[in-house]
RNA sequence: UGGAGUUCUGAGGGGUGCUGUCGGCGAUUCGUUUGCCGCAGCUGAGAAAUACCCUUUGAACCUGCUCCGGUUAAUGCCGGGAUAGGGACAGGAGAAAAUAGAUGU
Numbered sequence: 001u002g003g004a005g006u007u008c009u010g011a012g013g014g015g016u017g018c019u020g021u022c023g024g025c026g027a028u029u030c031g032u033u034u035g036c037c038g039c040a041g042c043u044g045a046g047a048a049a050u051a052c053c054c055u056u057u058g059a060a061c062c063u064g065c066u067c068c069g070g071u072u073a074a075u076g077c078c079g080g081g082a083u084a085g086g087g088a089c090a091g092g093a094g095a096a097a098a099u100a101g102a103u104g105u
């Protein structure tokens, strides 16, 4: 020089849904119809957080998707499509192998 697993710094990217016989406030065509907030429940790393996840070695996330199958109280809950199309980068630390150079014997 190199550089695995891993890690640091800065910068950047991303999602935030479903349910309730619960509480509050409001809307209403007056239909226990509907909106917002709170609380509770479900999945999840995360369901608004000084958090969490991801950054090309890229299934973080978006599109396809008002999709298909399964499951559930319900859901972007699970699977498929998926070797699809998109998607956010720079700099450090760092073991071994191998190669090269320098010095010593």
Stems, first nucleotide, its partner, number of pairs: 001098001006093005011055004016049001017042004022038006061086003067080004

Notes:
The prediction has a mean pLDDT of 76. This is a predicted structure of a 105-nucleotide RNA (TPP riboswitch aptamer (THI element)) from Robiginitomaculum sp. It was read from a public genome assembly, where an Rfam model found it. Its Rfam family is "TPP riboswitch aptamer (THI element)". Rfam describes the family as follows. Vitamin B(1) in its active form thiamin pyrophosphate (TPP) is an essential coenzyme that is synthesised by coupling of pyrimidine and thiazole moieties in bacteria. The previously detected thiamin-regulatory element, thi box was extended, resulting in a new, highly conserved RNA secondary structure, the THI element, which is widely distributed in eubacteria and also occurs in some archaea. Rfam links the family to the GO term thiamine pyrophosphate binding.